Overview:
The part of an RNA shown here (large-subunit ribosomal RNA, domain VI) has 267 nucleotides and comes from a Candidatus Zixiibacteriota bacterium.

Context: one part of a larger RNA
RNA sequence: CGCAGGAAACUUGAAGAGAUUUGACCUUAGUACGAGAGGACCGGGUUGAACCAACCGCCGGUGCACCUAUUGUCACGCCAGUGGCAUCGUAGGGUAGCUGCGUUGGGAAGGGAUAAGUGCUGAAAGCAUCUAAGUACCAAGCCCACUCUAAGAUUAGGUUUCCCUUGGCGCAAGCCUCUAAAGACCCCUGGAAGAUGACCAGGUAGAUAGGUCACAGAUGUACGCACAGUAAUGUGUUCAGUCGAGUGAUACUAAUCGGUCGUGAGG
Repeated sequence: CGCAGGAAACUUGAAGAGAUUUGACCUUAGUACGAGAGGACCGGGUUGAACCAACCGCCGGUGCACCUAUUGUCACGCCAGUGGCAUCGUAGGGUAGCUGCGUUGGGAAGGGAUAAGUGCUGAAAGCAUCUAAGUACCAAGCCCACUCUAAGAUUAGGUUUCCCUUGGCGCAAGCCUCUAAAGACCCCUGGAAGAUGACCAGGUAGAUAGGUCACAGAUGUACGCACAGUAAUGUGUUCAGUCGAGUGAUACUAAUCGGUCGUGAGG
């Protein structure tokens, strides 16, 4: 821009893409078969491998704004307590998120038309013949079926709902006046959405983010003081103190105020 008014939702599915793997064991049954040795078809069930997808409750990894310990050195006048630098200084743990080595699921069943192949009936050719007319089966393959995209499918589809119902002049083109909907965007607060656009949640009729409070969770018992010990240190106060992303609550802070587009019933 188009889809012959504008808008918001929900859809149909032309077409396209993805997936399509397979082993072992048990049973049928030591049956059929076979002198024996051996040993099934068909059918039923169980459990794997690899691959694919989703997810993070479990098991792990990471987790450079979380907690703790600690070395060297510098600083805050000193002690104590902290901070800076040294690969995140090093080391031990670890929330959210992201992940696999973790968990769950998948390739099932069925239908249609067929291939090779197997047939039925059956002539040409009094026989025979699956084929010439006719007709029945038959594959991991083909078309459906399963998952996803999808009306720019210009053949531009469908359904539901919402919105707009000035006046004047002029032959006309047009001009003046009134009106500015539904809805969308700008802008702002943000996001398990994201390079940016986009998408999604919100913008005071508000829990969108921050803060605060509570909880979960992490670390592991803070500072100060008291006591014991010559002291290092230990004990008590104290499962303390501190804490990024998690859950819930709460308008304290910020989403203020505003602006733009979109018209008047539709060739």
RNAcentral holds the full RNA, with entries from ENA.